[in-house]
RNA sequence: UGGGUUGGCUGGACGGUCGCGGGUUGCGCAAGCAACGCGAGGAAAGUCCGGGCUCCACAGAACAGGGUGGUGGGUAACGCCCACUCGGGGUAACCCGCAGGCCAGUGCCACAGAAAUGAAACCGCCCCGGCCGUUUGGCUCGGGGUAAGGGUGAAACGGUGGUGUAAGAGACCACCAGCGUCCCGGGUGACCGGGAUGGCUAGGUAAACCCCACCCGGAGCAAGGCCAGACAGGCGCCGUUCGAGGGCUGUUCGCCCGAGGCGCCGGGUAGGCCGCUCGAGGCCGUCGGCAACGGCGGCCCUAGAUAGAUGACCGUCUCCCGCGCAGGGGCAACCGUGCGCGGAGACAAAACCCGGCUCAUAGGCCGACCCAUCCG
Numbered sequence: 001u002g003g004g005u006u007g008g009c010u011g012g013a014c015g016g017u018c019g020c021g022g023g024u025u026g027c028g029c030a031a032g033c034a035a036c037g038c039g040a041g042g043a044a045a046g047u048c049c050g051g052g053c054u055c056c057a058c059a060g061a062a063c064a065g066g067g068u069g070g071u072g073g074g075u076a077a078c079g080c081c082c083a084c085u086c087g088g089g090g091u092a093a094c095c096c097g098c099a100g101g102c103c104a105g106u107g108c109c110a111c112a113g114a115a116a117u118g119a120a121a122c123c124g125c126c127c128c129g130g131c132c133g134u135u136u137g138g139c140u141c142g143g144g145g146u147a148a149g150g151g152u153g154a155a156a157c158g159g160u161g162g163u164g165u166a167a168g169a170g171a172c173c174a175c176c177a178g179c180g181u182c183c184c185g186g187g188u189g190a191c192c193g194g195g196a197u198g199g200c201u202a203g204g205u206a207a208a209c210c211c212c213a214c215c216c217g218g219a220g221c222a223a224g225g226c227c228a229g230a231c232a233g234g235c236g237c238c239g240u241u242c243g244a245g246g247g248c249u250g251u252u253c254g255c256c257c258g259a260g261g262c263g264c265c266g267g268g269u270a271g272g273c274c275g276c277u278c279g280a281g282g283c284c285g286u287c288g289g290c291a292a293c294g295g296c297g298g299c300c301c302u303a304g305a306u307a308g309a310u311g312a313c314c315g316u317c318u319c320c321c322g323c324g325c326a327g328g329g330g331c332a333a334c335c336g337u338g339c340g341c342g343g344a345g346a347c348a349a350a351a352c353c354c355g356g357c358u359c360a361u362a363g364g365c366c367g368a369c370c371c372a373u374c375c376g
Stems, first nucleotide, its partner, number of pairs: 001372010012317007020039002023036005041347001045358002048356005053220004065216005070084005085099001086097004100211002105209002107205003122150002124146006130139003158176006177201001179198008224274004233265006245257004281300008320343007328335002
């Protein structure tokens, strides 16, 4: 200098005018008015996971159903994150992986092919018989052997060489690959390295049933509670000392209250308040840890609307793009600088609150690393 990998930040600034939603203070009987201060995001989004919170249900256990799936750690929890292992890709930085078990069982394997799995003789090879020829050979014939060769396929019962044989074959042997068992060493572990031994060899598929291990009650802020207002009741079941239901209580027992309680259909109302925003909270420092993260200390308070506020216009500046002018460097292509004019500024917007994931995002900025080339 060129190409690439990866981590993070930002998402215009200031001022003025008008406007919107909360809060505090003051004035006012009230409606309201004034002042001050606050008012969207990195994803507020999709609503895909996990939790808090609320109500309902619930002895325990088991079944059914759903989910997760290498190992260790982090966390309130997770399908998230970190580190490592294994497999795959890349020269490398680095990236990707729904990564338990098909020697428990069952199922499936399109097309092609003779045969798709305790497999299979289409061509070929070999032997015997038959026929023809007769020199060893030939045959659209019959019987048998053969998985070495050809051909099909994503996949055809391990590969190479040899022994052996009529031809062949782990039938046998050597080496290699892979599998099972055992041992030694390292590691918390997944796993890695090495050795011995066995039978000679085992197809794929579990985002197929299934098996194994672990986890899981349901519904959601329109949860749920209070107040006010409106309306029309009807039916069914249980119960009034043979006591429904409620309170105390984890439960039983016991004690107390006790005449109403529950369900369905129909009808009515779409008002206000609480929940509501201080929380697994943010920032800074320090310590532990490879890291995710955690401990400690200090400081800070930062939207709560309810058909839904957070906006519009103007000016100055900044960033990006285009054009023009001036001047500079360079042989040139071209590269900076200044001024003027014009244009553009994305994705998208809280709705109970958090932790994640995923998808969208104009433009700009910073760091680390890898490869190639050149110069010293």
This is a predicted structure of a 376-nucleotide RNA (Bacterial RNase P class A) from Arthrobacter sp. The gene name in the source record is rnpB. NCBI's taxonomy places the organism under Bacteria, Actinomycetes, Micrococcales, Micrococcaceae, Arthrobacter. Rfam family: Bacterial RNase P class A. Gene Ontology terms of the family: ribonuclease P activity, tRNA processing and dimeric ribonuclease P complex.